A computed fold for a 98-nucleotide RNA from a Deltaproteobacteria bacterium, annotated as c-di-GMP-I-GGC riboswitch aptamer.
The coordinates come from a structure-prediction model, not an experiment, and the mean pLDDT is 79.
Rfam family: c-di-GMP-I-GGC riboswitch aptamer. Its family is annotated with cyclic-di-GMP binding in the Gene Ontology.
Lineage of the source: Bacteria > Pseudomonadati > Myxococcota > Myxococcia.
[in-house]
């Protein structure tokens, strides 16, 4: 260096609950304690979600052609969330065996 122990001393902290921010995705703060040797930082590539735009369908009323709201799907748009989804890219504790 590579690996990671039925070792030690320590760290994180999913659901959930509260309490706060946020239009939400989700944030942060307290309990909590499913896991976790990078579950430390990092939105650059992929992914998933927000809100939004713009197409398309759908459609009450109206009745002559106009097609709103809502609703459903698409997008190579445009916002922002996730690092505990993958990968990259920075950085770091412990130490056994082999």
């Nucleotide at each position: 260096c590579c690996u990671g122990a039925a070792a030690a001393a320590g760290c994180c902290a999913c659901a959930c609950c509260c309490c706060u921010u946020g239009c939400a995705a989700a944030g942060g703060g307290g309990g909590g304690u499913c896991g976790g040797a990078a579950a430390a930082c990092c939105a650059c590539g992929g992914g998933u979600c927000u809100g939004g735009u713009c197409u398309g369908c759908u459609u009450a009323g109206u009745u002559u052609u106009a097609g709103a709201a809502g609703g459903c799907a698409g997008a190579u748009c445009c916002u922002g969330a996730c690092a505990g989804c993958c990968g990259a890219g920075u950085u770091g504790c412990c130490g056994a065996a082999a």